[in-house]
RNA sequence: GCCUCCAUAGUUCAACGGAUAGAAUGCAGGGUUCCGAAUCCUGUGGUUGAGGUUCGAUUCCUCAUGGAGGCA
Numbered sequence: 001g002c003c004u005c006c007a008u009a010g011u012u013c014a015a016c017g018g019a020u021a022g023a024a025u026g027c028a029g030g031g032u033u034c035c036g037a038a039u040c041c042u043g044u045g046g047u048u049g050a051g052g053u054u055c056g057a058u059u060c061c062u063c064a065u066g067g068a069g070g071c072a
Base pairs, nucleotide, nucleotide: 001071002070003069004068005067006066007065010025011024012023013022018055026044027043028042029041030040031039048064049063050062051061052060
């Protein structure tokens, strides 16, 4: 330098182009306990950025950024 893949919650992962973007875990509060652990209830919090296509984009296209791999 060229090519391929990946980027969603604090973390690990889901989501036919159409739902209020979900689950587990974490965190906070509460129940339970003499106290804790475990367990139960409630809450919390996210689509890497900028354009484009579309009635509608997490999803498709382009560029950029970051990461992984391959070739030279």
A computed fold for a 72-nucleotide RNA from a bacterium, annotated as transfer RNA. The sequence is in RNAcentral, with records from ENA. Rfam family: tRNA. It is annotated as a transfer RNA. Its family is annotated with triplet codon-amino acid adaptor activity in the Gene Ontology. The coordinates come from a structure-prediction model, not an experiment, and the mean pLDDT is 82.